[in-house]
Context: one part of a larger RNA
RNA sequence: GAACGAACGCUGGCGGCGUGGAUAAGACAUGCAAGUCGAACGGGAUUUUUUCCUGUAGCAAUACAGGAAAAAGUCUAGUGGCGAACGGGUGCGUAACACGUGAGCAACCUGCCGUGAAGUGGGGGAUAGCUCGCCGAAAGGCGAAUUAAUACCGCAUGUGGCCAAGGAAGACAUCUUCCUGACGCCAAAGCCGGGGUAACCUGGCGCUUCUCGAGGGGCUCGCGGCCUAUCAGCUUGUUGGUGAGGUAACGGCUCACCAAGGCUAUGACGGGUAGCUGGUCUGAGAGGACGACCAGCCACACUGGAACUGAGACACGGUCCAGACACCUACGGGUGGCAGCAGUCGAGAAUUUUUCACAAUGGGGGAAACCCUGAUGGAGCGACGCCGCGUGGAGGAUGAAGGUUUUCGGAUUGUAAACUCCUGUCAUUAGAGAACAAGGCACAUGGUUUAACUGGCCGUGUGUUGAUAGUAUCUGAAGAGGAAGGGACGGCUAACUCUGUGCCAGCAGCCGCGGUAAUACAGAGGUCCCGAGCGUUGUUC
Numbered sequence: 001g002a003a004c005g006a007a008c009g010c011u012g013g014c015g016g017c018g019u020g021g022a023u024a025a026g027a028c029a030u031g032c033a034a035g036u037c038g039a040a041c042g043g044g045a046u047u048u049u050u051u052c053c054u055g056u057a058g059c060a061a062u063a064c065a066g067g068a069a070a071a072a073g074u075c076u077a078g079u080g081g082c083g084a085a086c087g088g089g090u091g092c093g094u095a096a097c098a099c100g101u102g103a104g105c106a107a108c109c110u111g112c113c114g115u116g117a118a119g120u121g122g123g124g125g126a127u128a129g130c131u132c133g134c135c136g137a138a139a140g141g142c143g144a145a146u147u148a149a150u151a152c153c154g155c156a157u158g159u160g161g162c163c164a165a166g167g168a169a170g171a172c173a174u175c176u177u178c179c180u181g182a183c184g185c186c187a188a189a190g191c192c193g194g195g196g197u198a199a200c201c202u203g204g205c206g207c208u209u210c211u212c213g214a215g216g217g218g219c220u221c222g223c224g225g226c227c228u229a230u231c232a233g234c235u236u237g238u239u240g241g242u243g244a245g246g247u248a249a250c251g252g253c254u255c256a257c258c259a260a261g262g263c264u265a266u267g268a269c270g271g272g273u274a275g276c277u278g279g280u281c282u283g284a285g286a287g288g289a290c291g292a293c294c295a296g297c298c299a300c301a302c303u304g305g306a307a308c309u310g311a312g313a314c315a316c317g318g319u320c321c322a323g324a325c326a327c328c329u330a331c332g333g334g335u336g337g338c339a340g341c342a343g344u345c346g347a348g349a350a351u352u353u354u355u356c357a358c359a360a361u362g363g364g365g366g367a368a369a370c371c372c373u374g375a376u377g378g379a380g381c382g383a384c385g386c387c388g389c390g391u392g393g394a395g396g397a398u399g400a401a402g403g404u405u406u407u408c409g410g411a412u413u414g415u416a417a418a419c420u421c422c423u424g425u426c427a428u429u430a431g432a433g434a435a436c437a438a439g440g441c442a443c444a445u446g447g448u449u450u451a452a453c454u455g456g457c458c459g460u461g462u463g464u465u466g467a468u469a470g471u472a473u474c475u476g477a478a479g480a481g482g483a484a485g486g487g488a489c490g491g492c493u494a495a496c497u498c499u500g501u502g503c504c505a506g507c508a509g510c511c512g513c514g515g516u517a518a519u520a521c522a523g524a525g526g527u528c529c530c531g532a533g534c535g536u537u538g539u540u541c
Stems, first nucleotide, its partner, number of pairs: 001541004006537005013389006019382002026345003030342003035082003040079002043076015089300003099224007108217003113213002116210005121155001123153002131144005160186003165180006190205006226272003233263003238260008275297004279290004302323005325336004353379001355378003361375001362373004392422004402413004426482001428477005440464010485530005490511003496525005506513002
């Protein structure tokens, strides 16, 4: 000198863009952060319409009340499907194939999505819910009866897939690809429309088997990146083999047996520290230090362990066990997990609102409308940082007054002020007032697909959708009116005098000042530097 997720002191007008728990991975009140689908299913509630029955009034039509059935709409606890493994947080652990980079898998998996091929036949038994009964303070649980499905289970079919074997070609040892392929094994589910008297035909979304892809993941290897020898030897599933088990898959991954190996001064093993990277800071560079925000990967979710479900987890807002802590309790027993967004306490030099909206982007569900989304988009707070703007401009000498100083003549503050003439940024006030909106939906309409309709696809026109926000921006009004401080002045280092003090009080980054004329302490005037900041402290280069 530069830099910072900074803090502290003094000061503080506005805006834009960023950024803000670095310490206790300490404990957490409260609210929200993952739901959705009634076009999978039975039921329940409710509204409307129609029909029927009964009663009352009436001679009757009819009106009113009650009940039943059907249809349509809305809402929904439960079964079922998909999602909840993404997104969001943190950096505890980890010196490791964790990460980066480059390869390999002839040793692998992949829901949703896309391509292509084929199919979607016919049955069965349950169980939530509801009802009844019982136990319990609660959380919750038990029994009986009964019911549905795209829930569950057989059967059929087999395009196809799996599997022994044979042949050909290829290669990188095991082998791979292609062809033939015996005995066998393996599927499925419906829902919503349109036409038709019906049989049936047909569209869309699904479902099943398989192929290829895309995206995602798993595994293996070369190389690279901390300190320590006051750590020198380490290792028994250890190193290898055979066989078996297990896995999506290779493998001591696990096990039985056999052999005695394997690593190490090019630092094994141990100890300490640490998430890694793109990058950031500094520096002319080489290098050094760091890894906040943003992005990629990894690890973790009160602590430790375990599996279940599933395409995917050994699962932050799932389950089970143990532990610590906290809460409820009728003392028998239960409940919880903010390192999600806000917020509280604590520790700390120190780090924000218990805000608005799903309008946009993205995600989940749904045929869609739509619902959910503390992701995200915004606003709020903090000079925490960077950048921009302003606090006025021009004229104005009797160089006013006052202050300071003085050799008492003056000098300086100083064109500074007053005064005159202007301007109107920002703030204030009045009015106008956005972009971010594309789509979706409704109505009308054109084309295409279809035997036809519905539907699908491609358009056209009108209407509708904005949290931010009455914000940005623009126009008008008024008036210099509302807006300057901090540090320094002995040398390094730009900037000097007076008074007070008297080795005292004090200053200080280093050298050093202060003991009666202190440009070094304190105050004042003046000056210098920077300026909504200026200094100090800490850290890095």